[in-house]
Context: one part of a larger RNA
RNA sequence: CUCUGGCUAAGGAACUCGGCAAAUUGAUACCGUAACUUCGGGAGAAGGUAUGCCCCUGCUGGUGAAGAGCUUGCGCUCGGAGCUGGGGGGGGUUGCAGAGAAUCGGGGGUAGCGACUGUUUACCAAAAACACAGGACUCUGCUAAGUCGCAAGACGACGUAUAGGGUCUGACGCCUGCCCGGUGCCGGAAGGUUAAUAGGAGUUGUUAGGGUAACCGAAGCAACGAAUUGAAGCCCCGGUAAACGGCGGCCGUAACUAUAACGGUCCUAAGGUAGCGAAAUUCCUUGGCGGGUAAGUUCCGUCCUGCACGAAUGGCGUAACGACUUCCCCACUGUCUCGGCCAGAGACCCA
Numbered sequence: 001c002u003c004u005g006g007c008u009a010a011g012g013a014a015c016u017c018g019g020c021a022a023a024u025u026g027a028u029a030c031c032g033u034a035a036c037u038u039c040g041g042g043a044g045a046a047g048g049u050a051u052g053c054c055c056c057u058g059c060u061g062g063u064g065a066a067g068a069g070c071u072u073g074c075g076c077u078c079g080g081a082g083c084u085g086g087g088g089g090g091g092g093u094u095g096c097a098g099a100g101a102a103u104c105g106g107g108g109g110u111a112g113c114g115a116c117u118g119u120u121u122a123c124c125a126a127a128a129a130c131a132c133a134g135g136a137c138u139c140u141g142c143u144a145a146g147u148c149g150c151a152a153g154a155c156g157a158c159g160u161a162u163a164g165g166g167u168c169u170g171a172c173g174c175c176u177g178c179c180c181g182g183u184g185c186c187g188g189a190a191g192g193u194u195a196a197u198a199g200g201a202g203u204u205g206u207u208a209g210g211g212u213a214a215c216c217g218a219a220g221c222a223a224c225g226a227a228u229u230g231a232a233g234c235c236c237c238g239g240u241a242a243a244c245g246g247c248g249g250c251c252g253u254a255a256c257u258a259u260a261a262c263g264g265u266c267c268u269a270a271g272g273u274a275g276c277g278a279a280a281u282u283c284c285u286u287g288g289c290g291g292g293u294a295a296g297u298u299c300c301g302u303c304c305u306g307c308a309c310g311a312a313u314g315g316c317g318u319a320a321c322g323a324c325u326u327c328c329c330c331a332c333u334g335u336c337u338c339g340g341c342c343a344g345a346g347a348c349c350c351a
Stems, first nucleotide, its partner, number of pairs: 001346008010337002014335001019332001027051005036041001038171001052093006059086005067078004094098001106330004111325002113322002118130002134169007146155003172317004177247003182244002184240005191235003198228001202224005209216002248266005275309001276306001287303005
């Protein structure tokens, strides 16, 4: 010097990203306990008091001797000593200290997120991620839908729509606005388009034959092949957003100013409703104001100018819960001012 323990004057978070680590608290009985609340909780809230030993004295639980009575007997009924357990009252005594060691909650306030108990990255993440009960949409009438398999077959299910599959949301409370133009899905079938197929007008090759020749050219065999026929789909017509998704701009206007309930205009499928808002979302930004501090880019409340919140990719609240995250306070401390000492184990030096 390193590690593991222990102690430490005065101060007490000044340390630090952050009280990380350590310290505090700690058992039992009694007293006493706030906001809030889903009336269960919150609660071991918080905060106090007692605790050893000895003597005396009531109360009470267990066991139940001697003795008494009854009985032919077995035994039964009284009886309460002694022993033992619990708890109460009074008095005394003692140490620095009586839950004398060990085991053995630090507490309170505030906001965010997630309702909760659970689950997870075996070996860097335990969480506000996943799940969840609850909610909604949708598919499925049974040889169900769906899934696995080439198939047989199996699961679903020896179930039957109060059932089963898929997707989204995520307790509870109050709610969940507008848009169907695009995409998707569902329904429709008049018209347009449309494959193979059916169809076969016609064209070409070949050549019996005809023709002086040029050339024409039946049948057959081949190669092509127009019209016409022709379903779903698409176009088209509707519906549907707890389907994928989307939810404007400019100008003017009130008797101070400012602002604009109001008006004009352009565009759109429709122009963001309630609620919330510098937020796990705010760039400008350490926004402005207030609170807390001597001093506060964090924190809490409020404002709204929302770069770029917003309603089941749910919105806003919410008691309880959390090895979650933020800020503050009390207690406590070697985290620190700022070090020191002790013990053990290493390292190092000497022998």